[in-house]
RNA sequence: UUUUGAGUUCGGCAUUUUUCUCGUAUAUGUGCAGGAAUGGGCCUGCAUGUUUCUACCCGAUCACCGGAAUGAUUGGACUACGGGGAAACCAUGAUAUGUA
Numbered sequence: 001u002u003u004u005g006a007g008u009u010c011g012g013c014a015u016u017u018u019u020c021u022c023g024u025a026u027a028u029g030u031g032c033a034g035g036a037a038u039g040g041g042c043c044u045g046c047a048u049g050u051u052u053c054u055a056c057c058c059g060a061u062c063a064c065c066g067g068a069a070u071g072a073u074u075g076g077a078c079u080a081c082g083g084g085g086a087a088a089c090c091a092u093g094a095u096a097u098g099u100a
Base pairs, nucleotide, nucleotide: 016088017087018086019085020084021083022082023081024080025079026055029048030047031046032045033044034043035042040065041064049056057076058075059074060073061072062071063070
C1' cells in the first nucleotide's frame, strides 16, 4: 500500500469480573494392549490426529452379539487462539435534593 472475514460505529472510554455469539482447531475421531460385564455391551493404559494446551465422552433411537465382540443414525460440549456484542464493577462529568 492492497485485499479478505465476522461484527460494530457521532466522538471518546482508566479498572476488574461475568456472560452471549461467530470463526479456526477436531471429525468429542482413529489404531492398539490388558482386564470386566452378559439383567450386559464397560474399565485402565499406550499411540496417533491439531502450526494447539486440554479433551476424546454422555444421552436417545435402531440394529447386532451371547461368554466375545460391538455397529449405525442423531442431539449435546469442553479446551486453545482470534473477531464482535452485553451486563456489572470502577472512574469522571452534569443535574436534583439536603446540611454547613

Background: Model confidence (mean pLDDT): 79 of 100. A computed fold for a 100-nucleotide RNA from Paenibacillus apis, annotated as Purine riboswitch aptamer. Rfam family: Purine riboswitch aptamer. Rfam links the family to the GO term purine nucleobase biosynthetic process. The family is grouped with related families in Rfam's "Purine riboswitches". About the family: Riboswitches are metabolite binding domains within certain messenger RNAs that serve as precision sensors for their corresponding targets. Allosteric rearrangement of mRNA structure is mediated by ligand binding, and this results in modulation of gene expression. NCBI's taxonomy places the organism under Bacteria, Bacillati, Bacillota, Bacilli, Paenibacillus.